[in-house]
Description:
Model confidence (mean pLDDT): 78 of 100. The RNA shown here (Bacterial small signal recognition particle RNA) has 91 nucleotides and comes from an Acidobacteriota bacterium. The organism belongs to Acidobacteriota, within Bacteria. Rfam family: Bacterial small signal recognition particle RNA. The family's RNA type in Rfam is non-coding RNA gene. From the family's description: The signal recognition particle (SRP) is a universally conserved ribonucleoprotein involved in the co-translational targeting of proteins to membranes.
RNA sequence: CUCUGGGGCGCCAAUACAUGGCUUCGAACCCUGUCAGGUCCGGAAGGAAGCAGCAGUAAGAAGAUCUUUGUAUGUGGCGUUCCCGGAGCCA
Numbered sequence: 001c002u003c004u005g006g007g008g009c010g011c012c013a014a015u016a017c018a019u020g021g022c023u024u025c026g027a028a029c030c031c032u033g034u035c036a037g038g039u040c041c042g043g044a045a046g047g048a049a050g051c052a053g054c055a056g057u058a059a060g061a062a063g064a065u066c067u068u069u070g071u072a073u074g075u076g077g078c079g080u081u082c083c084c085g086g087a088g089c090c091a
Base pairs, nucleotide, nucleotide: 001088002087003086004085005084006083007082008080009079010078011077012076013075014073015072016071017070018069020067021066022063023062024061025060031056032055033054034053039048040047041046
């Protein structure tokens, strides 16, 4: 000087876990809306509150595995000015 092995570090991927988005379920009452029936106020017109039901959701739970972000390593690579070697050549 050339080639090469391993370690460290960085990066990309893979895998696993978690998380946000997506879908579904999800509140007797202390969520929202609409409020049958009935209740209350009124001479009446009309108004008020509002149970059940229905719809939408909150907390939460589940799902598929497309995607966001994060963590980890006994997986696979790339890079590197670092560390420890091996081989060859020259002086």